[in-house]
RNA sequence: UGCGGGAUCGUCUAAUGGUAGGACAGCAGACUUUGAAUCUGCCGACGGAGGUUCGACCCCUCCUCCCGCAA
Numbered sequence: 001u002g003c004g005g006g007a008u009c010g011u012c013u014a015a016u017g018g019u020a021g022g023a024c025a026g027c028a029g030a031c032u033u034u035g036a037a038u039c040u041g042c043c044g045a046c047g048g049a050g051g052u053u054c055g056a057c058c059c060c061u062c063c064u065c066c067c068g069c070a071a
Stems, first nucleotide, its partner, number of pairs: 001070007010024004018054001026042005047063005
């Protein structure tokens, strides 16, 4: 430098253009003499900037960062 892949709650991980979901963690409550475990509820995210579209995590362009391959 070129090519390919990736970036989503604190962490991990889904979502083939139509309400962004799940698990763990955290918080609150129930239970318990206390704690743990269990149960219930809550909290919280699409790397950045544009474009296409009635509508974008998803498609297109550029940029940033990470991984791999080639030279």
Predicted 3D model of a 71-nucleotide RNA (transfer RNA) from an Anaerolineae bacterium. Model confidence (mean pLDDT): 81 of 100. The source organism's lineage runs through Bacteria, Bacillati, Chloroflexota and Anaerolineae. It matches the Rfam family "tRNA". Rfam links the family to the GO term triplet codon-amino acid adaptor activity.